[in-house]
Context: one part of a larger RNA
RNA sequence: CUGGGCGUAAAGCGCACGCAGGCGGUCGUGUAAGUUUGGGGUUACAGCUCCCGGCUCAACUGGGAGAGCGCCUUGAAGACUGCAGGACUUGAGGGCCAGAGAGGGACACAGAAUUCCGGGUGUAGUGGUGAAAUGCGUAGAUAUCCGGAGGAAUACCAAAGGCGAAGGCAGUGUCCUGGCUGGUGACUGACGCUGAGGUGCGAAAGCUAGGGGAGCGAACGGGAUUAGAUACCCCGGUAGUCCUAGCCGUAAACGAUGACCACUAGGUGUGGGAGGUAUCGACCCCUUCCGUGCCGCAGCUAACGUGAUAAGUGGUCCGCCUGGGGAGUACGGUCGCAAGAUUAAAACUC
Numbered sequence: 001c002u003g004g005g006c007g008u009a010a011a012g013c014g015c016a017c018g019c020a021g022g023c024g025g026u027c028g029u030g031u032a033a034g035u036u037u038g039g040g041g042u043u044a045c046a047g048c049u050c051c052c053g054g055c056u057c058a059a060c061u062g063g064g065a066g067a068g069c070g071c072c073u074u075g076a077a078g079a080c081u082g083c084a085g086g087a088c089u090u091g092a093g094g095g096c097c098a099g100a101g102a103g104g105g106a107c108a109c110a111g112a113a114u115u116c117c118g119g120g121u122g123u124a125g126u127g128g129u130g131a132a133a134u135g136c137g138u139a140g141a142u143a144u145c146c147g148g149a150g151g152a153a154u155a156c157c158a159a160a161g162g163c164g165a166a167g168g169c170a171g172u173g174u175c176c177u178g179g180c181u182g183g184u185g186a187c188u189g190a191c192g193c194u195g196a197g198g199u200g201c202g203a204a205a206g207c208u209a210g211g212g213g214a215g216c217g218a219a220c221g222g223g224a225u226u227a228g229a230u231a232c233c234c235c236g237g238u239a240g241u242c243c244u245a246g247c248c249g250u251a252a253a254c255g256a257u258g259a260c261c262a263c264u265a266g267g268u269g270u271g272g273g274a275g276g277u278a279u280c281g282a283c284c285c286c287u288u289c290c291g292u293g294c295c296g297c298a299g300c301u302a303a304c305g306u307g308a309u310a311a312g313u314g315g316u317c318c319g320c321c322u323g324g325g326g327a328g329u330a331c332g333g334u335c336g337c338a339a340g341a342u343u344a345a346a347a348c349u350c
Stems, first nucleotide, its partner, number of pairs: 004321003007304002012318001014201004021194003025088003029084003033081002035077008048066007091191001092188002095184005103177007110154001115149007125136002162169002206247006215241002220236004258317006266295011299306002323350003332343004
């Protein structure tokens, strides 16, 4: 290089945007670069095929004839690809009319609860557990009522529900803002798909600076348990969890399933839209498009399973795998304040 693969056996980059590159709809015209084909040249020796010969045969070897990839040149063909130019509307985009939504950002506000503080009532317990103890409490706790402070999170609605590229997103209102779906068919006319590098986004934890700190709570202290108990249980509790600005760039970042396109039985839920039927009207019912679930035919699959949301049948492009350990490690490079991340071996061993 070729080959076979990537849901669970090794293997889909966490996700997107996108330069180069690869690939690319329908119908004419031209061209002839690719392509197919004819002629000519070249294609040293050796080698290859055939014939004849030499070593006893063969391998090996001498002679003769032929073929020959490729390259150059000159004609022909014009399907397909390319190139040039023209046209089209189905792909793509946009206009108009509707619609749904925890999509994102900023600001403001609300109620419940926990905790703390002040005051009232009130008195001996309370709390916690398997049982206890540490703890709190006669300096008046727990309980209960009133007032206040502060932080974080938003019960019910809530759903197999919705939105987002992924991470993720949930009280209410206002402002700013991204995407999506349906209908229509007035507009552009292939403007598309993928995407090595690159760039951006990216849970939690962690880091830097400044705030904040109610509850929870690594570390830590104490009480138990136990043979021990550096744990599980209990009482406390610092970082952190929250906000602002910046960094980190990783996860079982999972559907363990890359993106896009086309085609291939059905059934049944649910969210959003359109049309019809029906009706006084709203439902119901039917058709259709987009999403999201369950079951299932064919097919696929080692099986499990999957099955129009494919892991079926095909196509384009990218990423990745190649026995286990050593090892996602060492060294080097790049990035980072650090923690570390990323790229990534070998000896040796089974």